[in-house]
Description: Transfer RNA from an Alphaproteobacteria bacterium, 73 nucleotides, folded computationally. Its Rfam family is "tRNA". Gene Ontology term of the family: triplet codon-amino acid adaptor activity. The family's RNA type in Rfam is transfer RNA. Its mean pLDDT, the model's own confidence on a scale to 100, is 80. The sequence was found in a public genome assembly.
RNA sequence: GGGCCCUUAGCUCAUUUGGUAGAGCAAGCGACUCUUAAUCGCUAGGUGCAGAGUUCGAACCUCUGAGGGCCCA
Numbered sequence: 001g002g003g004c005c006c007u008u009a010g011c012u013c014a015u016u017u018g019g020u021a022g023a024g025c026a027a028g029c030g031a032c033u034c035u036u037a038a039u040c041g042c043u044a045g046g047u048g049c050a051g052a053g054u055u056c057g058a059a060c061c062u063c064u065g066a067g068g069g070c071c072c073a
Stems, first nucleotide, its partner, number of pairs: 001072007010025004019056001027043005049065005
């Protein structure tokens, strides 16, 4: 330098004809327990990497950029 892939909640990851963004863990609260842990329940938590475009509508399609990974040179 070229090709491909990844970026979504604090962490790890889902999310397909483009149509209201979810789970586990973590966190807060509660139940249980003598207490803690464990277990169970509830709640909160999102610029979907950034910008632009297409569209009635974009996490998803297109372009540019950023960061990371793999391969080739």